RNA sequence: GGCGUUGGAUGGAUAGCCGCUCGCUCACGCGAGAGGAAAGUCCGGUCUCCACAGGGCGGCGUGCCGGCUAACGGCCGGGGGGAAUUUCUCAAAGGGGUUUCCACGGAAAGUGCCACAGAAAAUAUACCGCCGGCCGGUCCGCAGGGAUGGGCCGGUAAGGGUGAAAAGGUGCGGUAAAAGCGCACCGCGGCCGAAGUAAUCCGGCCGGCAGGGCAAACCCCACGCGGAGCAAGACCAAAUAGGGGAGGAGGAGCGGCCCGCUCCGUUAAACUUCCGGGUAGGUCGCUAUGGCUGGGCGCGCAGGCGCUCAGCCUGGAGCCGUGCAGUAAUGUACGGCCAGGAUGAAUGGCUAUCGCCCGCAAGGGUACAGAAACCGGCUUAUAAUCCCGCGCCUGUU
Numbered sequence: 001g002g003c004g005u006u007g008g009a010u011g012g013a014u015a016g017c018c019g020c021u022c023g024c025u026c027a028c029g030c031g032a033g034a035g036g037a038a039a040g041u042c043c044g045g046u047c048u049c050c051a052c053a054g055g056g057c058g059g060c061g062u063g064c065c066g067g068c069u070a071a072c073g074g075c076c077g078g079g080g081g082g083a084a085u086u087u088c089u090c091a092a093a094g095g096g097g098u099u100u101c102c103a104c105g106g107a108a109a110g111u112g113c114c115a116c117a118g119a120a121a122a123u124a125u126a127c128c129g130c131c132g133g134c135c136g137g138u139c140c141g142c143a144g145g146g147a148u149g150g151g152c153c154g155g156u157a158a159g160g161g162u163g164a165a166a167a168g169g170u171g172c173g174g175u176a177a178a179a180g181c182g183c184a185c186c187g188c189g190g191c192c193g194a195a196g197u198a199a200u201c202c203g204g205c206c207g208g209c210a211g212g213g214c215a216a217a218c219c220c221c222a223c224g225c226g227g228a229g230c231a232a233g234a235c236c237a238a239a240u241a242g243g244g245g246a247g248g249a250g251g252a253g254c255g256g257c258c259c260g261c262u263c264c265g266u267u268a269a270a271c272u273u274c275c276g277g278g279u280a281g282g283u284c285g286c287u288a289u290g291g292c293u294g295g296g297c298g299c300g301c302a303g304g305c306g307c308u309c310a311g312c313c314u315g316g317a318g319c320c321g322u323g324c325a326g327u328a329a330u331g332u333a334c335g336g337c338c339a340g341g342a343u344g345a346a347u348g349g350c351u352a353u354c355g356c357c358c359g360c361a362a363g364g365g366u367a368c369a370g371a372a373a374c375c376g377g378c379u380u381a382u383a384a385u386c387c388c389g390c391g392c393c394u395g396u397u
Base pairs, nucleotide, nucleotide: 001393002392003391004390005389007387008386009385010384012354013353014352015351016350017349018348020033021032022031023030024029035368039379040378042377043376044375045374046373047229048228049227050226059225060224061223062222063221064078065077066076067075068074079104080102081101082100083099084098085097086096087095088094105220106219110218111217112214113213114212127160128159129156130155131154132153133152134151135150137148138147139146140145168186169185170184171183172182173181187209188207189206190205191204192203193202195200233284234283235282236281243275244274245273246272247271250264251263252262253261254260290313291312292311293310294309295308296307297306298305299304316338318337319336320335321334322333323332324331325330355366356365357364358363
């Protein structure tokens, strides 16, 4: 220097024209208007309604330790373990460094499972091999004997082989061959002590070493958990039909009036009117909250209520900046700043210039993606540029 990769940050700019939603305005106009994930809807909450004496069974979730947080299965710190790589060492076991991952309580409470392969998968076991004994065979040799192969009995877990996993590992001794059979180191178990809030770790002594793994199998232990979700829910409220109350002998049509005609009725009846429930529809919830003081206007007999202007206070798991505490997550003090809120659903389109990427150029491209009550997390997606770390390649000294 190039390439790849983990994590993090940013997530094009300006102008003009034409539009959309919302707020204010009589109006002209003015102002505001998508994200780091708005996504998946996985977890925790706010809020709303429903349920709820108390206890138990059952169900679901979480699971090393400490801290943070409104809360969490989240975050921070610590401990332990696995993998890769590198290094120490003659080498192995083992130790150290770096990167990365871990649902990381309990396997001597009980039950269950461990495919295939393999002799054997948990009451241990002998397929090949190694060793010993006995009995035959063949060959060589004059002979003592030697070589080779077979059968039976026994010893052996060193070696081979199988497997994801094989009954502690490495080395030395030992033995017929072997074996914690003995010893050293490592690992493991028990006890004691030091350190630490704790998980845990370090040291010493004892023990020759034990029932291998799986709890993301049932299960056991500890802790937590009521349900539904803004289509929650609250309010206003047509037309039609039905319900209840009151009136009721008439009512309706034939273009205005009279007559006449027709239709519906004449005693729980047409028709009129009132009430209540629900539906359509609408308003709120709703998007940073509520209040006080003063002025003006309107309504009301009045207490007061509504609208509006100005000032002040409050408020939000709110945002930004700075300081302080803390290793950090985070907390706290001070200062500053605040309306996306729609509902067949706004937040856009075009043009020009610039930026960035690809291309010799003409030219082409500019990621992932679009709020639906709100907030905190997690997970997933993301062009290009930048930063930190790591790996590989190459060049120079």
Predicted 3D model of a 397-nucleotide RNA (Bacterial RNase P class A) from a Bryobacteraceae bacterium. It matches the Rfam family "Bacterial RNase P class A". Rfam classes the family as a ribozyme. It is recorded under the gene name rnpB. Of the family's consensus pairs, 90% are formed in the model.